[in-house]
RNA sequence: AGAGUUUGAUCCUGGUUCAGAACGAACGCUGGUGGCGUGUUUUAUACAUGCAAGUCGGGCGAGGACUAGAGAGCUUGCUUUCUAGAGCCGAGCGGCGAACGGGUGAGUAACGCGUAAGCAAUCUGCCCCAUACUCGGGAACAACCAUUCUAACGGAUGGCUAAUGCCGGAUAUUGACGGACAUCUCCUGGUGUCCUAUCGAAAGAUUUAUCGGUAUGGGAUGAGCUUGCGUCUGAUUAGCUAGUUGGUAGGGUAAUGGCCUACCAAGGCAAUGAUCAGUAGCCGGCCUGAGAGGGUGAUCGGCCACAUUGGGACUGAGAUACGGCCCAGACUCCUACGGGAGGCAGCAGUAGGGAAUAUUGCACAAUGGGGGAAACCCUGAUGCAGCAACGCCACGUGUGGGAAGACGCAUUUCGGUGUGUAAACCACUGUCGAGAGCGAAUAAUGUCCGAUUUCGGUCGGAUUGAAUGUAACUCUAAAGGAAGCACCGGCAAACUUCGUGCCAGCAGCCGCGGUAAUACGAGGGGUGCAAGCGUUGUUCGGAAUUACUGGGCGUAAAGGGAGCGUAGGCGGAAAUUCAAGUCUACCGUAUAAUUCAGGGGCCCAACCCCUGGUCUGCGGUGGAUACUGUUUUUCUUGAAUCAUUCAGAGGCAGAUGGAAUUCCUGGUGUAGCGGUGGAAUGCGUAGAUAUCAGGAAGAACACCAAUGGCGAAGGCAGUCUGCUGGGGAUGUAUUGACGCUGAGGCUCGAAAGUGUGGGUAGCGAACAGGAUUAGAUACCCUGGUAGUCCACACCGUAAACGAUGUAUACUGGGUGUCUGUAUUUAUACGGGUGCCGCAGCUAACGCGUUAAGUAUACCGCCUGGGGAGUACGCUCGCAAGAGUGAAACUCAAAGGAAUUGACGGGGGCCCGCACAAGCGGUGGAGCAUGUGGUUUAAUUCGAAGCAACGCGCAGAACCUUACCAGGGUUUGACAUUUAAUCGCCGCAGCGAGAGAUCGCUGUUUACACUUCGGUGUACGGUUCACACAGGUGCUGCAUGGCUGUCGUCAGCUCGUGUCGUGAGAUGUUGGGUUAAGUCCCGCAACGAGCGCAACCCACGUCCUUAGUUGCUAUCAGGUAAUGCUGAGCUCUCUAGGGAGACUGCCGGGGAUAACCCGGAGGAAGGUGUGGAUGACGUCAAGUCCUCAUGGCCCUUACAUCCUGGGCUACACACGUGCUACAAUGGUCGGUACAAUGGGUCGCAAUAUCGUGAGAUGGAGCCAAUCCCCAAAGCCGGCCUCAGUUCGGAUUGGAGUCUGCAACUCGACUCCAUGAAGCUGGAAUCGCUAGUAAUCGUAGGUCAGCAUACUACGGUGAAUACGUUCCCGGGCCUUGUACACACCGCCCGUCCAGCCAUGGGAGAAGAGAGUGC
Repeated sequence: AGAGUUUGAUCCUGGUUCAGAACGAACGCUGGUGGCGUGUUUUAUACAUGCAAGUCGGGCGAGGACUAGAGAGCUUGCUUUCUAGAGCCGAGCGGCGAACGGGUGAGUAACGCGUAAGCAAUCUGCCCCAUACUCGGGAACAACCAUUCUAACGGAUGGCUAAUGCCGGAUAUUGACGGACAUCUCCUGGUGUCCUAUCGAAAGAUUUAUCGGUAUGGGAUGAGCUUGCGUCUGAUUAGCUAGUUGGUAGGGUAAUGGCCUACCAAGGCAAUGAUCAGUAGCCGGCCUGAGAGGGUGAUCGGCCACAUUGGGACUGAGAUACGGCCCAGACUCCUACGGGAGGCAGCAGUAGGGAAUAUUGCACAAUGGGGGAAACCCUGAUGCAGCAACGCCACGUGUGGGAAGACGCAUUUCGGUGUGUAAACCACUGUCGAGAGCGAAUAAUGUCCGAUUUCGGUCGGAUUGAAUGUAACUCUAAAGGAAGCACCGGCAAACUUCGUGCCAGCAGCCGCGGUAAUACGAGGGGUGCAAGCGUUGUUCGGAAUUACUGGGCGUAAAGGGAGCGUAGGCGGAAAUUCAAGUCUACCGUAUAAUUCAGGGGCCCAACCCCUGGUCUGCGGUGGAUACUGUUUUUCUUGAAUCAUUCAGAGGCAGAUGGAAUUCCUGGUGUAGCGGUGGAAUGCGUAGAUAUCAGGAAGAACACCAAUGGCGAAGGCAGUCUGCUGGGGAUGUAUUGACGCUGAGGCUCGAAAGUGUGGGUAGCGAACAGGAUUAGAUACCCUGGUAGUCCACACCGUAAACGAUGUAUACUGGGUGUCUGUAUUUAUACGGGUGCCGCAGCUAACGCGUUAAGUAUACCGCCUGGGGAGUACGCUCGCAAGAGUGAAACUCAAAGGAAUUGACGGGGGCCCGCACAAGCGGUGGAGCAUGUGGUUUAAUUCGAAGCAACGCGCAGAACCUUACCAGGGUUUGACAUUUAAUCGCCGCAGCGAGAGAUCGCUGUUUACACUUCGGUGUACGGUUCACACAGGUGCUGCAUGGCUGUCGUCAGCUCGUGUCGUGAGAUGUUGGGUUAAGUCCCGCAACGAGCGCAACCCACGUCCUUAGUUGCUAUCAGGUAAUGCUGAGCUCUCUAGGGAGACUGCCGGGGAUAACCCGGAGGAAGGUGUGGAUGACGUCAAGUCCUCAUGGCCCUUACAUCCUGGGCUACACACGUGCUACAAUGGUCGGUACAAUGGGUCGCAAUAUCGUGAGAUGGAGCCAAUCCCCAAAGCCGGCCUCAGUUCGGAUUGGAGUCUGCAACUCGACUCCAUGAAGCUGGAAUCGCUAGUAAUCGUAGGUCAGCAUACUACGGUGAAUACGUUCCCGGGCCUUGUACACACCGCCCGUCCAGCCAUGGGAGAAGAGAGUGC
C1' cells in the first nucleotide's frame, strides 16, 4: 500500500467481498511447563446452608464461674453464707460504629455526568490549632423480681435500681437576636469594633498521668445548592405549559428557590427543534485509524443511581439507610388457622435461563477499616491458594556428525524422482518434568521485656508467616515423558495420484462437481502458524462508500416547474473607535492509573516501580490590531431613480375582417357519391355528390414566417383601439451600498380532469357499425357523446428539458442574425439570439465569453439494483388525486459513455441460373436403389436441413461380415521372448463329421565337429508356463490425419509510424474501375504476408523435330474390294519442342489515370474455353468401422475358427433414378458415320451349330499392328389415335452362363401372359453453348451380377427486358437493452405446488369477539 467481482473486450460510476488489528468471548481438533492478568456480557430470575459489623467492664447496675480467707451444716469432702481479689464470661442500660468497605447497572436524555466557575445563600461527627470552662442538684427506665397471655414471634401488669442515659438551676470569655460606627465589596451585602434588654453549656473514668465532656473562633476533610459550555435517534412527534412564568406576603429547610400556601399579573418554552416517543448509567479510559474520526464504557479509578416492587418517615454530624423501622403489593416458608417470619445486584454455593463464565478453600502474617487507653477483638475489604490455554509473555519437546541417498510410502516417460541428513548408526548436552538435598525475602516504624530520656523519643533483646518447606540454588539418572492445527483454483504462500461422476459434497467473493476435478473425499508431498490452530460472532480499518481534513448533481443516483420575498448566510471603496472573533505572553486547573520517552526491579519478557513529557480543553490577567465584526464620518464603480429615445405574437379588455367548413333556402342537373392497399358500413331517385345565388352558426387565423421577436417560467400570432408590465441604448443628472441568495411562506403555473352556467361549425376519448386478422376490445373506414370554446371557481402535475439553480468577476478567436448608438457610412461600441472552434475541463460523448473553463456567495438535491414513489400516518383537494415518504425480503450486480462484431420485415452500392426470360424434369404410374418405420433369433454399424438418404458399398449367393443360431479352440487365426522336446511342417491317400477339426498310412531338414554313440548351431514344429497377443468393444465432446461446408466468396492479417486514458482505430475508408483488397488517383500513413491473378495440365491455330504399329498427295505393282504391297513422310495423326494474345494497334469516352465501348488484323480478343489449385476462420460439422492414438472396458471371451441363416423381411412414408404414357412415335427391312478406353487365369476374329442367351473351335494379339465395338440418323414398307403393333410390370413354362453351390438370393435368352400408366395437386430441381435436351459407347469394381458411378463421343436448341421482389454473399453506413450473438434477448397471463391476505359458507339454542 491494495486486490477479486458487471463486459466479447474497454474506460467510468457504483455496490459487494477479501487481505489487517482487536475481544470479559463461544465452538471444533489438539494439548508439555512457568510467570502475570482475567473469568454469569443471558433472568435487576428464584434462592437451601454457612459466613460478610461489631466493639468498649478504663461509662453503669445486677448475675455466673474462679482464687484466697472466715463461718455454718454435716455424709469429712461435699453443700452453703459472708468478705476480699483480680487474669475470665457476659444478657441489659449507655457510647462510638453500623451512611465506610463490598455488589449491581434496573431506572435516568437529567445540572445525571464531564469541564470551568460561584455560594456575599450553606452544613460538617471523629481529626488538628487557639481561648475559656467542667459548679451544684433532681426524677426515671431496662436488666432483675413477682403475677400473667401466646403454638410461635413476642408481649401485658405491678415493683426495685445505676450511669459519660434523661431533666431543671447557677455561671457566659464568647455565641444568637437587636442597634450604632468604621471599612471593604460583587446588587441583595461582607468583615471589624462598641452597646445594652433577652436567650443558650457540661460527665465523668482510671494505674495520677492521661483519656474524656462543654462553649466559641479557625483549619482540614466530607457534603449540599446554583450557573456557562458539552452530552444519542426520530418532524411519518409542531406546538407545549395553570404552580405553569413572574411579583408580594407567609411557611419550610443547614441553605437559595413555586420547595409549599394565599393573593396579584399573564406570562414562560419552541424550527439554534420545545413537547412527545425510542434507546442508554456518565467519565478517566479501551479498541481501531496516518490523522481527523468511528465504535465502546468488562477488569482498575472518579461520580451517579439502585438494594424483592411501590410509598413513608424516624434516629443521626451524615440516610430518606443492601445485611434498620412502618404501610401496601407479589412470592416463599412456619402455624395449634388466631397469627407470624423472610429478602445473596456481599463471599462461596444451588436451581433456572443460556453458545457461555470458577471453590459452599486458607488467613487476618501483610495493607487498610471499625471499636478500645491498651492488650486485643471483628473484617468473604484484603492477602493467598484452587479451577479454566480465557488472554499476554517466556521456555521446552534436543545438539553435532551421518549417503548404501536404506526400508516403507507416493509417483513414474519404468530410466528414475520425492519424502531426505530425515531415520538407522556414532559422538555429545541436560532446560522443563522426575527423585534427593539445602532453603530465603515478604517482618517493621508491629507486639512484649529491659535500659535511657530534655518525656518528643532513642537503644538492646525476644517474639509474630496464610501462601510454604513455596521461590531460588545444588546433586542424581536419563534423549529418555513432551506437536499439533489450518490451508495448497484466483484473491493468497503452497501440486500431484486415486476415488466420485451436477451424485456425494465444497464455497468469504468470483465460482468448482455432468468419466482424465491442482476447487468434492482420501493418500503422498508442500505452505503457514505453533501449545496452539481454525471456525463463528462483534468493532474499527481498507471505504475518498456521508467526503471538516476529503465526493458529487448535462447523459451514471442527484437542479426545486417558475418567480417574489421573511428569517438566516454572505457582502463595494477610504478613514476612524472598540477589542467580540483572531494572534501572543503568563497564571490556575485539567485526580491517580493508562498511552509515550528515559531509567530501574523480577535471569529476559509480559508484569511492576521511578522520573519526565503529554492531556491539543476550560477559566483568568496583561498585550497586539493586519483581517472579520462593532461605532462614527466620507466616496461612487454595485444597485436604484430621472431625462431623451427604441424594438417586440409580453399581458388584460373591447371592437372588427376575410378565406374555409358544416347546416338551411332556392335554382341548374342526374345516378351515383363517399371511402380504401382493396372493400364495406354510410349518404342518394323523398333527387344526393357536383355547380350557382342567398342566409345562419361556431371555431381557428393561410401567405408574411425566419437557428426571427417578447416573456420569470408555463407560454404568446388576423386587424384596430384603450389600459398596462418588463427590457435595451445614450446622458459631465440624482440618491449613496439602499446589494446577492433565500429554509419556511406567498403568487403564477401546458394538457387532461372537476364544479356551476352558457355555447357547440369542425375535430373527437367513450360508444356503435364496417373492414383487417387465427383472434383484433387496435392500427384503416363511416358515424358519434363527453371534451375542445366562453365566464367564474378548483386541480398543481408533465421528457414543466438546455434532462444544465440564481447572482457576480475573469479567461484567444472566426462567422451569421435581431435590435440600438456613434461616426470620416470603410466600420466601431453595446444588448440579445445561433453556428464553428483555442486554451482548459470531461469517463467519454461533448462543453467551450449564452461554459460543463477559472473562482466567490447562497439555496435545492444524491449515496447499489429491485421492493417503491409502494404501504402506513399526516396535510391539501368536491373527486380524480397531489405532497411528504419507509421497512421486511431479495440480487451481485443495476448503470453511463465509447469499441469490435452479429443482427434489423434500416439505408446506399454490387454480385451469383438468385429471380426474371426460356428448355427439360421431379412430385402422379410400374420398377430399381437408398432411408425412416415396422418386423425379426439377427434384419451388423455409421451418415441426419442446405452440407444424411444410387452416401461409406469401384458391385452382401459362400467368402466379404462387423449381426443371429448352433458346433469348436484358449499363449490363442497373427507378433516378440525364455525353457524343454521333436524332426517335424508340408505333400499324397484313406476314414469319421455339417464343417471346423480329429485319427491312420506313406514320404520327410540344413550346416559344423565327431571317439560315428552323439553334441552344438540355425530353421521349422510340438508341449508346459510367464510376460503377452487379440477386440469393426465405448468415448470424433480427449486426439492426429483426412474430408465436407460457407466458397473459388474476395477477403484475412502483420511490422513500423500516427491517433485514442483504453478496448481499439488508421493502413483495409473515400472518388473511379474490375471477375477480383484488380488497378489508378487521393489520403498519417509507409511497407509487407496469406488469398486474387499469373506460373501447371487439356482443348483450339501455326511452325519445327521424328515417321512405326499411324498416314497415302505423287510414282509403281496387285485385288472382287481395301495403304493390300514397293515407296514416301506432302497432308491427317502421333508426341517432344517452340510461336501466338499483350488492351499490343486505331477511334471515342474518362481526371491527361486506371479502365470502358467500338474497330482492324487474327485460328483465337479483352481472365480465349475447361480443369487442377480452396486464405484467416466457422459449424465441439463427419469419421475411434480405412489408418494412427490417450483414457476406460473384455481376457475359456466383447478374442478366434466353422456350418447354416441374416444384412435381400414389408400394412406404410420419403429421397434419388430407370422405363413409359406414344405418330418429332412404334415396328420390319436396307444403309452411313465416332471417340475414350480395355485385353494373357485375358480380348478373341474367320468358320460351324442353336429362334436366342450361347456353344464348339482357336487365326491373331503382352497390342497406334490383333481383338472388343455404336445408336440416334438416312432410305423404304406397315401401323392411324386405340389402353393400341403404345407400355412393358407381373406370372407360367423352357433354357443359357458363371460358380464347390443360384432354395432363401444372380444375370441373361426363348415361348406365352400383357398390370398400372393417356403428361401428373400443392410444391420443387437442373441448365446461359458445343451448354440443355437426346443418342449410344467404354471403363473401374467383378467368378457372375449396373437403371448406379466415372469417362467418351454423335445429333444439337431456346432465352436473358432487367435487378422491384425470393434465396445466398461482399463493401460502406445507421440503430441495438444482442455477444451461446435474432433459432438472440425479453414482458405479462395461465396449469401445478406452496405462503400470506380479502371475501363467503360453516361451526349441536341465540348473539358478540382483533378467537377457530
This is a predicted structure of a 1412-nucleotide RNA (small-subunit ribosomal RNA) from a metagenome. The coordinates come from a structure-prediction model, not an experiment, and the mean pLDDT is 83. The sequence is in RNAcentral, with records from SILVA. Rfam family: Bacterial small subunit ribosomal RNA.